[in-house]
Order: sequence, then C1' cells, then structure tokens
RNA sequence: AUAUCGGCAAACUUAUCGAAAGAUAAGGACGCAAAGCCAUGGGUCUAACGAUCGUAUGAUACAAGACUGCCAGGUUGCUGUA
Repeated sequence: AUAUCGGCAAACUUAUCGAAAGAUAAGGACGCAAAGCCAUGGGUCUAACGAUCGUAUGAUACAAGACUGCCAGGUUGCUGUA
C1' cells in the first nucleotide's frame, strides 16, 4: 500500500462449568496489523464465604473471583511499496 500466504472471532444460538461476573466447546462474523501471550500498573464487572444492619424477606461495603476485544507495560510473531 491498488501487495502475498494466511490468522483471530463480537453480538447471538446450543451444551457444560460457576453464587455471579464470566469461562470452555460447536455454530456464527461485528470487527481487529498483534483482537497472540502475560493479571505487572491503572480501570471496569460480580459479591459467594465471612462482616455489619434488620424480627424477617433482605440491605450495605468488601476480591484473594473475572475482563488482555478497556488503556498502558512486558514479551513473541507475520508481510516487505516507501
């Protein structure tokens, strides 16, 4: 970039796991030049257990749970016009 071989897979559906957020697999493509990997920094989501309040149904705050397709950082990879 009027380039090549390709890659990943949002929403949604089904099944399973989980308290939930969400994850995994199959289907499916919204998009992505790192939408590969890592939870290191920030941010966001859930709140089970326990704590507090309440006669009680419950409510409040809280991550050691989750999100890398929220941002950054680290690290690895592909192409070859300038």
Overview:
Predicted 3D model of an 82-nucleotide RNA (c-di-GMP-I riboswitch aptamer) from a Sporomusaceae bacterium. The model forms 95% of the base pairs in the Rfam consensus. The sequence is in RNAcentral, with records from Rfam.